RNA sequence: ACCUGAUAAAGCUAAACCUUCCGUAAGGAGGGGACAGAAAGCAACGGGUCUUAAGAAGUAAGACAGCCGAGCUGCCGAA
Repeated sequence: ACCUGAUAAAGCUAAACCUUCCGUAAGGAGGGGACAGAAAGCAACGGGUCUUAAGAAGUAAGACAGCCGAGCUGCCGAA
């Protein structure tokens, strides 16, 4: 340095739910909260799911990174 992840240490994030705001909606942001997480950091590249328009299909626009895969970066150091 790389792989790797422990009854280690220092920390970190924060599901559902409640509440305020934004959005037609999926959903997003702030506060509370804690199901869980070794990348639950970043990012919409490939799938997938969801929303809207339409509704017979198809297409378009958007959303989800805590659905999966790939990409970039990061703390520590047992076996």
This is a predicted structure of a 79-nucleotide RNA (c-di-GMP-I riboswitch aptamer) from a Nitrospirota bacterium. Its mean pLDDT, the model's own confidence on a scale to 100, is 84. Taxonomically the source falls in Nitrospirota (Bacteria, Pseudomonadati).